[in-house]
Context: one part of a larger RNA
Molecule: small-subunit ribosomal RNA, 3' major domain
Organism: metagenome
RNA sequence: UGACGGGGGCCCGCACAAGCGGUGGAGCAUGUGGUUUAAUUCGAUGCAACGCGCAGAACCUUACCUGGGCUUGAAAUCACCCGGACAGCCGUGGAAACACGGUCUCCUUCGGGCUGGGUGACAGGUGCUGCAUGGCUGUCGUCAGCUCGUGUCGUGAGAUGUUGGGUUAAGUCCCGCAACGAGCGCAACCCCUGCCUUUAGUUGCCAUCAUUAAGUUGGGCACUCUAAAGGGACUGCCGGUGUUAAACCGGAGGAAGGUGGGGACGACGUCAAGUCCUCAUGGCCCUUAUGUCCAGGGCUACACACGUGCUACAAUGGGCCGUACAAAGGGAUGCAAAUCCGCGAGGUAGAGCAAAUCCCAAAAAACGGUCCUCAGUUCGGAUUGGAGUCUGCGACUCGACUCCAUGAAGUUGGAAUCGCUAGUAAUCGCGGAUCAGCAUGCCGCGGUGAAUACGUUCCCGGGCCUUGUACA
Numbered sequence: 001u002g003a004c005g006g007g008g009g010c011c012c013g014c015a016c017a018a019g020c021g022g023u024g025g026a027g028c029a030u031g032u033g034g035u036u037u038a039a040u041u042c043g044a045u046g047c048a049a050c051g052c053g054c055a056g057a058a059c060c061u062u063a064c065c066u067g068g069g070c071u072u073g074a075a076a077u078c079a080c081c082c083g084g085a086c087a088g089c090c091g092u093g094g095a096a097a098c099a100c101g102g103u104c105u106c107c108u109u110c111g112g113g114c115u116g117g118g119u120g121a122c123a124g125g126u127g128c129u130g131c132a133u134g135g136c137u138g139u140c141g142u143c144a145g146c147u148c149g150u151g152u153c154g155u156g157a158g159a160u161g162u163u164g165g166g167u168u169a170a171g172u173c174c175c176g177c178a179a180c181g182a183g184c185g186c187a188a189c190c191c192c193u194g195c196c197u198u199u200a201g202u203u204g205c206c207a208u209c210a211u212u213a214a215g216u217u218g219g220g221c222a223c224u225c226u227a228a229a230g231g232g233a234c235u236g237c238c239g240g241u242g243u244u245a246a247a248c249c250g251g252a253g254g255a256a257g258g259u260g261g262g263g264a265c266g267a268c269g270u271c272a273a274g275u276c277c278u279c280a281u282g283g284c285c286c287u288u289a290u291g292u293c294c295a296g297g298g299c300u301a302c303a304c305a306c307g308u309g310c311u312a313c314a315a316u317g318g319g320c321c322g323u324a325c326a327a328a329g330g331g332a333u334g335c336a337a338a339u340c341c342g343c344g345a346g347g348u349a350g351a352g353c354a355a356a357u358c359c360c361a362a363a364a365a366a367c368g369g370u371c372c373u374c375a376g377u378u379c380g381g382a383u384u385g386g387a388g389u390c391u392g393c394g395a396c397u398c399g400a401c402u403c404c405a406u407g408a409a410g411u412u413g414g415a416a417u418c419g420c421u422a423g424u425a426a427u428c429g430c431g432g433a434u435c436a437g438c439a440u441g442c443c444g445c446g447g448u449g450a451a452u453a454c455g456u457u458c459c460c461g462g463g464c465c466u467u468g469u470a471c472a
Base pairs, nucleotide, nucleotide: 001472002471003469004468005467007466008465009464010463011462012461013460015456016455019420020419021418022417023416026311027310028309029308030307031306032305033304034302035301042053043052064297065296066295067294068293069292070291073122077121078120079119080118081117082116083115084114088103089102090101091100092099093098106113107112124286125285127284128283129282133280134279135275136274137273138271140269145184146183147182148181149180150179151160152159153158164175165174166173190263191262192261193260195231196230197229198228199227200226201225204221205220206219209218210217234257237251238250239249240248241247313413317372318371319370320369321368322367323366329360330359331358334353335352340347341346379410384405385404386403387402388401389400390399426448427447428446429445430444431443432442
């Protein structure tokens, strides 16, 4: 100087408390451990691994296994030698890859181009090492810290500044001070959202006038909205407290008030944290194989254990009928309407639309009516049998969905444990990426919309000062 303390002081954070909803019990989905296996590819392992890499394993992917092939190689550059167009097509064998045979057979500036074979340089490796590395990422933590120059103090390590008194979300600001300044962080500058103005008015909108089944059409651009530029909030104003300071408390005006709400943004560093399987790369290793092609299988196994979720156990509910109201997205190898067929998945059809125009598209909770009346039920939907639809070369291993039948566990979950402070939790649906097909996951969107916070003693993490130490 740090680190540590079941030392002290001060202070924060959904850290506790106060509340609301869960997990832990059930069934299923998914990941992991374990076990099994020819293989169940590999990595991730307290927080910070476990719906993680994987924004989507039937083939492919694929790295694993079994078997069948190839060896200058699936793809690259170059040299030399020999040959020919190669390719394609046909036949045979085969699971295919491929092998064998046949057929058809070029251009040229004469150098060659293209290509087969051979030789040699080389290729190739998701092989090892993340404890050789770059890059990227997680974490402490959006915590308020981390440092430097000069000066001063100290023999020196170092200290001072950065401590102290206030204050703040903040090393934020003020005052004081052997310090005076500065840098990286904080904040602001950026984006979205909340109010207003201006500009613009189609594909959007409709107050007035006509018109219609319908903003449908004429008309209009006021309103909504769209999307560009501006304004607006600064403790600016008033009162009080405070040291006349910083600031805090209350108030006015205001759409918004003290960082308005949200996002992007992550200091010096820590964990030899993660990644050699994104990529790049040193070293090592393989080179008729640890490379490469193909078929099939596996990654989907199942006594069990754990994590994360979905659906429930019902009446604040379930079924049926009717009636409303979104936002954000996607669409040409695409989205697909009306119509008709089918109980349905879906089929038919193909209008319209490179989309504020057309389509996906039905929003669902909600509201009105009606049935059920507390039961393993008109709750719950697992499982299984049968029949189908769709995608795709192909749904046996191993897809999703539909219909009929079946109707399991489950009556609110032990110890323990998680999230959340407001348009949040809870709850309801909608969209997108990946994608032929496949979503309870992920990333977004809106609808309905709470309860509680006395307080900081305690648990956890963190910041500043101080103290002890046989630790570095």